[in-house]
RNA sequence: UUAAGAAAAGCCAAACCUAUCGUGAGGUAGGGACGGAAAGCCACGGAUCUUACCAAGAUAGCCGAGUUACCUACC
Numbered sequence: 001u002u003a004a005g006a007a008a009a010g011c012c013a014a015a016c017c018u019a020u021c022g023u024g025a026g027g028u029a030g031g032g033a034c035g036g037a038a039a040g041c042c043a044c045g046g047a048u049c050u051u052a053c054c055a056a057g058a059u060a061g062c063c064g065a066g067u068u069a070c071c072u073a074c075c
Base pairs, nucleotide, nucleotide: 002073003072005070011036012035016031017030018029019028020027021026034061040067041066044064045063046062047059048058049057050056051055
C1' cells in the first nucleotide's frame, strides 16, 4: 500500500436494573452482556422517533457519504 474479518490480543456494550438530567425521543454514570470488524468520530443524504407544537430536537447499535484507527495476510 492492498485485501480480508478465519484466529489471537485488546476494545465497545443491547435488553434489563439503579442514580441523575430532559416535556419527550433520549443523554450521562454504575451494574449487566444481546451482540459488534469500526457498535471509533461526524447529523452531510435518506430513514425512524420526540415535542412546551413546527422549527427545533433525538438516534452514529437503521442505511449510506466523509474521516481516523486495530489484528492478520501480502507487497

The RNA shown here (c-di-GMP-I-GGC riboswitch aptamer) has 75 nucleotides and comes from Sulfurovum sp. The source organism's lineage runs through Bacteria, Pseudomonadati, Campylobacterota, Epsilonproteobacteria and Sulfurovum. It was read from a public genome assembly, where an Rfam model found it. The coordinates come from a structure-prediction model, not an experiment, and the mean pLDDT is 78.